[in-house]
Context: one part of a larger RNA
RNA sequence: GGACGAACGCUGGCGGCAUGCCUAACCCAUGCAAGUCGAGCGGGGGAACUCCUUCGGGAGGGACCUAGCGGCGGACGGGUGAGUAACGCGUGAACAACCAACCUACCACAGGGGGACAACAGCUGGAAACGGCUGCUAAUACCGCAUAAGACCACAGCCCCGCAUGAGGCAGAGGUCAAAGGAGCAAUCCGGUGGUAGACGGGUUCGCGUCCCAUUAGCUAGUUGGUGAGGUAACGGCCCACCAAGGCGACGAUGGGUAGCCGAGCUGAGAGGCUGAUCGGCCACACUGGGACUGAGAUACGGCCCAGACUCCUACGGGAGGCAGCAGGGGGGAAUAUUGGGCAAUGGGGGGAACCCUGACCCAGCAAUGCCGCGUGAAGGAAGAAGGCCUUCGGGUUGUAAACUUCUGUGACGAGGGACGAAGGAAGUGACGGUACCUCGAGAGGAAGCUCCGGCAAACUACGUGCCAGCAGCCGCGGUAAUACGUAGGGAGCGAGCGUUGUCC
Numbered sequence: 001g002g003a004c005g006a007a008c009g010c011u012g013g014c015g016g017c018a019u020g021c022c023u024a025a026c027c028c029a030u031g032c033a034a035g036u037c038g039a040g041c042g043g044g045g046g047a048a049c050u051c052c053u054u055c056g057g058g059a060g061g062g063a064c065c066u067a068g069c070g071g072c073g074g075a076c077g078g079g080u081g082a083g084u085a086a087c088g089c090g091u092g093a094a095c096a097a098c099c100a101a102c103c104u105a106c107c108a109c110a111g112g113g114g115g116a117c118a119a120c121a122g123c124u125g126g127a128a129a130c131g132g133c134u135g136c137u138a139a140u141a142c143c144g145c146a147u148a149a150g151a152c153c154a155c156a157g158c159c160c161c162g163c164a165u166g167a168g169g170c171a172g173a174g175g176u177c178a179a180a181g182g183a184g185c186a187a188u189c190c191g192g193u194g195g196u197a198g199a200c201g202g203g204u205u206c207g208c209g210u211c212c213c214a215u216u217a218g219c220u221a222g223u224u225g226g227u228g229a230g231g232u233a234a235c236g237g238c239c240c241a242c243c244a245a246g247g248c249g250a251c252g253a254u255g256g257g258u259a260g261c262c263g264a265g266c267u268g269a270g271a272g273g274c275u276g277a278u279c280g281g282c283c284a285c286a287c288u289g290g291g292a293c294u295g296a297g298a299u300a301c302g303g304c305c306c307a308g309a310c311u312c313c314u315a316c317g318g319g320a321g322g323c324a325g326c327a328g329g330g331g332g333g334a335a336u337a338u339u340g341g342g343c344a345a346u347g348g349g350g351g352g353a354a355c356c357c358u359g360a361c362c363c364a365g366c367a368a369u370g371c372c373g374c375g376u377g378a379a380g381g382a383a384g385a386a387g388g389c390c391u392u393c394g395g396g397u398u399g400u401a402a403a404c405u406u407c408u409g410u411g412a413c414g415a416g417g418g419a420c421g422a423a424g425g426a427a428g429u430g431a432c433g434g435u436a437c438c439u440c441g442a443g444a445g446g447a448a449g450c451u452c453c454g455g456c457a458a459a460c461u462a463c464g465u466g467c468c469a470g471c472a473g474c475c476g477c478g479g480u481a482a483u484a485c486g487u488a489g490g491g492a493g494c495g496a497g498c499g500u501u502g503u504c505c
Stems, first nucleotide, its partner, number of pairs: 001505004006501005013374006019367002021332001026330003030327003035072003040069002043066003049060004079285003088210008098202002103198007111145001113143002120135006151176003155172001157170003161166001181190003211257003218248003223245006230238001260282004264275004287308005310321004338364001340363003346360001347358004377407004387398004413441005421432001449494005454475003460489005470477002
């Protein structure tokens, strides 16, 4: 000198765009943050309307709403950085050892049956949370049967390829495994099942790279390898039985400390050093620890079970909870915002659609936290007012500065107009927002401070003080004339900021 997610002191006019708990992965009141589908299913409620009526009502009807069963989604999106020195990440390769819901293309198929369980009804337990028993019932829920391949399993033949295990193709005979319907008058559309390929995504393996301490030198029993069996989507000591005795290490094993990694960011001429906020990719975590279930997929944040600490409810028998989602509260701290608006856009989930949900997101609010832009007026105006300060008492300086005159209208104010963002045929659809912007009006009006002035280092005098009070980044100032302390005048620098502190280069 540059930089900052900064803080502190003094000061503070406006706008745009960014950014905003770095500390206690401390604890949380309240609201919201993941639902949706009635075009899968049975049931319940039910307006209009129609009919009957003894005028009390009854019957039909079914827009619409819906608890339950069922489907898809809740594994995305959002948060945090605790743990992790690791194939975690980065980069390059490999899978002839793998998976794949939704989406796309293509091939083929969808025949015929069965038994349940919620809802519901009855009885019943409990303060509640939540149940229990009996009985009935539907389905795109569940289960057999049929059919079936180029799918899967074992067998055998030929061709061909590869770095090994081995891969691919052709044809053969045997065995095994599918399915679901819904809407519509219909056309048709949305779905279902098996298979192949693709796309997106994921899993696994390997080479290289990835902080400090040797005042950590030895470490290791599923340990290292083999055989067999199990398990997995898949390889593997992943797990197990048996066998062998190996494996790692000064090219730093093991242990300890610290730490999420990267794209990138800051600095620097570069090499390098430092950092890992915001944005993007990957990883890990979700009160702490453990576990599995479901599923195409699970560290399952707003799922389940167990244990623990804590908080809450209780009729004392027993229950409920997890903001490292968005706001917000307490606490900690030098320090970090609103319990806001909207789904209009972009994107996501569900749905045939209408649409519903979306604290993702888009906006608004707060903060000079940062960057950028603008303003606080412009021109004229005296050999130069007053006042202040200095003075050798002549004067000098503040100083064209002010007053005063003539103007201008950024911004602020008032009035009028008023968007883009809205699209894929038309119409409709804007939270922001009557905002930005445009025009007109009046009118210099409400808008400047901060630090410094001994040398480094731009800027000097007076008074006060008297090694006191104080200053200070270094050198050093102050003990009676202090350009170094305090105040004033003047000056220098930067300017809605200026200084200080901290950290990095």
A computed fold for a 505-nucleotide part of an RNA from an uncultured Christensenellaceae bacterium, annotated as small-subunit ribosomal RNA, 5' domain. The coordinates come from a structure-prediction model, not an experiment, and the mean pLDDT is 85. RNAcentral holds the full RNA, with entries from SILVA.